[in-house]
RNA sequence: GGAGGGAGUCGGGCGGUCGCUUUCCCGCUCUUGUGGCGGAAAGGAGGAAAGUCCGGACUUCACAGGGCAGGGCGCUCCAUAACAUGGAGCCUUUCUCCGGCGUGCUCCGGGGAAAGAGGGAAAGUGCCACAGAAACCAGACCGCCAGCGGUCCUUCCAGGUGAAGGAUGCGGGCAAGGGUGAAACGAUGGGGUAAGAGCCCAUCCCAGCCUACCGCGAGGCAGGCUGAGGGUAAACCCCGCCCGAAGCAAGGUCAAAACGGAGCAUCGGUAGCCCGCCGCACGCUCCAGGUAGACCGCUCGAGUCCCGAUGCAAAUCGGGACCCAGACAAAUGACCGCCUCAAACAGUAUCCGGCUUACGAAGUCCCUCCGCCC
RNA sequence: GGCGGCGUAGCUCAGGUGGCCAGAGCACGCGGUUCAUACCCGCGGAGUCGGGGGUUCGAAGCCCUCCGCCGCCACCA
Numbered sequence: 001g002g003a004g005g006g007a008g009u010c011g012g013g014c015g016g017u018c019g020c021u022u023u024c025c026c027g028c029u030c031u032u033g034u035g036g037c038g039g040a041a042a043g044g045a046g047g048a049a050a051g052u053c054c055g056g057a058c059u060u061c062a063c064a065g066g067g068c069a070g071g072g073c074g075c076u077c078c079a080u081a082a083c084a085u086g087g088a089g090c091c092u093u094u095c096u097c098c099g100g101c102g103u104g105c106u107c108c109g110g111g112g113a114a115a116g117a118g119g120g121a122a123a124g125u126g127c128c129a130c131a132g133a134a135a136c137c138a139g140a141c142c143g144c145c146a147g148c149g150g151u152c153c154u155u156c157c158a159g160g161u162g163a164a165g166g167a168u169g170c171g172g173g174c175a176a177g178g179g180u181g182a183a184a185c186g187a188u189g190g191g192g193u194a195a196g197a198g199c200c201c202a203u204c205c206c207a208g209c210c211u212a213c214c215g216c217g218a219g220g221c222a223g224g225c226u227g228a229g230g231g232u233a234a235a236c237c238c239c240g241c242c243c244g245a246a247g248c249a250a251g252g253u254c255a256a257a258a259c260g261g262a263g264c265a266u267c268g269g270u271a272g273c274c275c276g277c278c279g280c281a282c283g284c285u286c287c288a289g290g291u292a293g294a295c296c297g298c299u300c301g302a303g304u305c306c307c308g309a310u311g312c313a314a315a316u317c318g319g320g321a322c323c324c325a326g327a328c329a330a331a332u333g334a335c336c337g338c339c340u341c342a343a344a345c346a347g348u349a350u351c352c353g354g355c356u357u358a359c360g361a362a363g364u365c366c367c368u369c370c371g372c373c374c
Numbered sequence: 375g376g377c378g379g380c381g382u383a384g385c386u387c388a389g390g391u392g393g394c395c396a397g398a399g400c401a402c403g404c405g406g407u408u409c410a411u412a413c414c415c416g417c418g419g420a421g422u423c424g425g426g427g428g429u430u431c432g433a434a435g436c437c438c439u440c441c442g443c444c445g446c447c448a449c450c451a
Stems, first nucleotide, its partner, number of pairs: 001370007009362001010360001012339007020044004025039005030033001046345001050356002053354005058247004070243005075089005090118001091116010101104001119238002124236002126232003141178002143174003147170002150168007157160001186204006205229001206227006213220002251296004260287005266281001267279004303322008375447007384400004393431001402418005424440005
C1' cells in the first nucleotide's frame, strides 16, 4: 500500500429573510364565541420515525381452582417490567498460524479469528429419492471356506470302477475385501479359525454410569465399569419453562338536529253536552337511547444529561440538573451567505424496550492474508 | 394507524404428506385433415415455483427475512 472480516462514531452547524404548527400572553373588532384579525415569546421528527417480526405498559371483555387442547421458547449463569433482546462463559464447526515427527489435503499438541434457532436420535413412530447386495437390522450380489453328488475337461501313473487339479450343481458356514452412495454396521494392530467375525486381547474414538478434583453452572480433567455404537426433531413426538382474547379505529365523558316514549293544554273525530276513547294535527315540559360535534385517553416517561459507587461486562444503585411535538385533512419547508462539500435512506399519530431491513459521507479501532521499503 | 390472507407457464388453477415431480386446461408455434377456414388429430416450446438466506444428503412444500397484491375495522341493534 492492497484485499477480506468484525466492532464503534456521525446523520449537519452558524447567521439572515419569508412561511407552517402547538401552548401562553397582549392589543383591536363584533355576529359575545373555546369567534375573527394582528403582534410578541417559548417548543416543534429519526437512526432508522419504516417493516409490524418479538416483548411489555395501558384499556375493554372473559375468568373460583386445576387439567386437556393450541401456540411459543430451548447449552449455562447473569441482566431486565418482559423478550425470539443484551452481557460473560461453555461446547461444536470452519478458517488460519506456530511447534513436533511417524511428513499425513485426513496425525499429535498449542494459539488466534469468525459463525452457530446449541435440550433429547441409547423412550417410541416415521422418512432416508437415485445408486447399491444391504439404508438400521437384519440380510448376502460378487467373493472366501470346508463337505457331498453326478457329468465334462486337463495332467500323471500305466490301462483301473485309479490319483491330482479345474469347471458345473446341492444344501451349509462367513462377513474380512469389492463397488455404490450425502451417509455402509466404530478404528488400528495382534491372536484365533476350514474361512472368518468385538469371537478374544491391547490401544484409541464415541455414549452412558460411578468415583476423586476444579468450576455457582454449562462443563473440564483423571481413573474405573458397561456396550444396545448411522443421519434427520426449522418430521411427528418426549422432557422442561412460558402464554386468556382483542387492540388507542382499545376504551370513556358531555351531548345538538331529527326520530321514539310519557304527561299537560288546544284542535278534530266518536250525531248535541259531560266523562272516556281515538289521532300521519299542533304547542310546551320531561325522559331514554348516544348519532353529528366537542372533550378525555395524549404524553412526566421502565424519561434525557452529568457525576459517583458496585460489577469483567450487560446493567444496577445513589446524588444533582432539566422538561423535550401532541396534531385530527393532520405542522419542520423554501431561498441566500459562511463552514473545502451538505449530499443518501427517509416524515412520529397511545407509549416504551429490542430485532430486522433501507441508506450517505468522513473516519477510528481490532484481526487475518498478500506485496514493497528500511 | 391496527389486523388478516394470497403470490406456481401469457391467463385460470392443481401439486403442499421433502426425492419418483415441476403438471393440467385455455392460449401460442409446427405438421396432418379441407378447395380454404373453423372443428378435430398428432407433436413441440414456454417456469429464477415473488426475491434472498438457513435447516437437510436433497426445499415449490419446513424455518427466518424482504418485496408485491388483496381484504377488514367507528357507534347502536
Predicted 3D model of RNase P RNA and transfer RNA as a complex of 451 nucleotides. The coordinates come from a structure-prediction model, not an experiment, and the mean pLDDT is 75. Rfam match: Bacterial RNase P class A. Rfam's curators write: Ribonuclease P (RNase P) is a ubiquitous endoribonuclease, found in archaea, bacteria and eukarya as well as chloroplasts and mitochondria. It is annotated as a ribozyme.